The prediction has a mean pLDDT of 78. This is a predicted structure of a 263-nucleotide RNA (Bacterial large signal recognition particle RNA) from a Clostridiales bacterium. It is recorded under the gene name ffs. Rfam family: Bacterial large signal recognition particle RNA. Its family is annotated with SRP-dependent cotranslational protein targeting to membrane, signal sequence recognition and signal recognition particle, plasma membrane targeting in the Gene Ontology.

[in-house]
Formats: sequence, structure tokens, C1' cells
RNA sequence: CUGUGCUACGCGGGGAGCUAGCGGUGCCCUAUACCCGCAAUCCGCUACAGCGGGGCGGAAUACCACCCCCGGCAUCCGUAUGGAAGGCAGUCGCCGGCAAGUGGCGUCGAUUUUAAGGUCUUGUGCAACGUUAUACCGCGAACCGUGUCAGGGCUUGACCGCAGCAGCACUAAACGGAUCAUAGCGUGUGCCACAAGGGCGCCUUAAAGGAGUUAACUGCCGGAAGGACGGUUCGAUGCGGUAUGACAAAGGUGGUUGCACAG
Repeated sequence: CUGUGCUACGCGGGGAGCUAGCGGUGCCCUAUACCCGCAAUCCGCUACAGCGGGGCGGAAUACCACCCCCGGCAUCCGUAUGGAAGGCAGUCGCCGGCAAGUGGCGUCGAUUUUAAGGUCUUGUGCAACGUUAUACCGCGAACCGUGUCAGGGCUUGACCGCAGCAGCACUAAACGGAUCAUAGCGUGUGCCACAAGGGCGCCUUAAAGGAGUUAACUGCCGGAAGGACGGUUCGAUGCGGUAUGACAAAGGUGGUUGCACAG
């Protein structure tokens, strides 16, 4: 070196997911590559990490390293949709402040200061209004109010005397009227009067003084709110990426590999 027989080993691999982890069943990629049984409210295992049974190959169709990169995954970026957040530098709207600009007022005197009065409070009075009472007018009693009491009655020998209905007149309570007067009480009343108090906001008047004042609009600063919009933030989903990272099939290159016998 060749041949024969063995053995290790191989007869697909990978991604996401699942899992403490590994492998498988299911999905996807690569790809064409022994068969049967098991398995998602799972199955089998434990770092030599599917198990059980059968078959084939067998030191190249094995193993290792590197290159390349299909593919999915994660992150990031962009974009779109819908959601949440006012514990959110924006806009619209609201409040407060400043006074640069515009406007108004102001030397026919601003803001400011002083004085007086008013506005405010208490009390009293007056007036107004309301109400009650008195006073005024009217009406007002079958008997149980008054007066007069026809008729009739009682008494008596008689005179005298007595009670008294109706009628008439008057009146009490009550009722009504009138609103003039007097008194009491009251008030969502008053360009009213007097006395006292209080205040410095506003109004009026007078004086001092001599240039600002106002904050309507623009602007600036601060705040509140969370209605709309969405510049903000968060998370979700879809799409895109020439971004980053860990994997990585197929392919390529290089290297490594046992035992026995015979020639």
C1' cells in the first nucleotide's frame, strides 16, 4: 500500500418556542436523508442528556477547525395604527404678574398726600304705610233688658193698689260702616332731622404738588386645568432597515482517526 473481518461511530442538521437543562413530538428554514412504537392538561432523559426494538453502512457517508451564509430570533432606528398617561417644556382656551410696543386718560393737572362731608353702625324724633283699640254713625232682645204699657188679668164691697203680653221708644253684647281724630303696636318704608361712633375701600368738594397713569391688544414671566389637537412619555401590534448581537442549515477549504489477519 492492497484485501478481508471487526470496533468506536454514523444513517440529517438548524432556528424560535417549551424546559432547571437536554432531546423529541407540533411550527419554520435548509434540504432528500433506514424502518416500527411512544408524546402538549406532553413524552423520554440528566451533562456521553430522546427511550425501546429491528436493519444497514463502517474507518469514511465518521470527527474537528476555519470561510461563506439561507433562515429565524433579540436589541436598536424609522414608519403606520389603535391604547394609556396632566407625576407632560407645545397650540387653542382660563387666572395672576410685569410694563418693552400699540391704544385710552393726563400740564384744561395724572398717580400721590392732606382735610371735610357722604356711603356704614347705634339711639331718638318726624313722616309714610299697615294693624288694633277708643271716639263717631247705623243696626241690634217672642219670654229670661229698660221705659211707657191699649186690651185683658190679680186684689177689694168699692176707691186705691199690683204684676204685665202685644205695640211704640230706647239700649247691652254682637255685627256693620266711615276713614276724619286720639292712643298703642309694627316695618324689606324715607333725596327727612338730631346726637354719638366708626372707617380710609369708594364717591363728592377743597387744598398741596408737578408727570405720570391704565392694563384693552401684542409681548414676556408664573400658575391652574386636562376639553380638543398631538410636539412629549410609556407600553402593544403591523411594515421597513444598508444598524448591532448571539445562533446558524446547505456549500467550500484544511486537518484527524482504532484492533486483528493475509498478501
NCBI's taxonomy places the organism under Bacteria, Bacillati, Bacillota, Clostridia, Eubacteriales.